[in-house]
RNA sequence: CAUCUAGAGGGGUGGAGGGACUGGCCCAGUGAAGCCCCGGCAACCACCUCGGACCAUCGGUUCGAGGGGAGGUGCCAACUCCAGCAGGUCGAUGUGAAGGCCUGGAAGAUG
Repeated sequence: CAUCUAGAGGGGUGGAGGGACUGGCCCAGUGAAGCCCCGGCAACCACCUCGGACCAUCGGUUCGAGGGGAGGUGCCAACUCCAGCAGGUCGAUGUGAAGGCCUGGAAGAUG
C1' cells in the first nucleotide's frame, strides 16, 4: 500500500482444547489444538496476451484490462463469528436508558 459479506475437507495420529486480545456467543470425546498424507478454493506474487504512459532503445520501467492453474505464499465452521472507539439515525408524550440499523475508525489477518 491492497484486500478482508464470495469460495473450498477427507483420512491417519493425538487426547482437551479452539475461535488473535477483552466481553459475548459459538465449535469440540459423534474427538479440540498440534503434526503427517491426500484433496480442494482463490488468484496476492510469478507466468502469458492486449493496451496506455515514461525512459531513450538488440531493450527496460510503470499503470490498466484479460487469461490459465503446471510454480511461490495463503486459505478451506459461523461476515475478520459479533461487539469494543467515534459520529449519525430509529426508539414510548418529556428527559434518558437498553437495544436495532448505517458510516467511519481502531485492532487483527493475508499478500
The RNA shown here (SAM riboswitch aptamer (S box leader)) has 111 nucleotides and comes from a soil metagenome.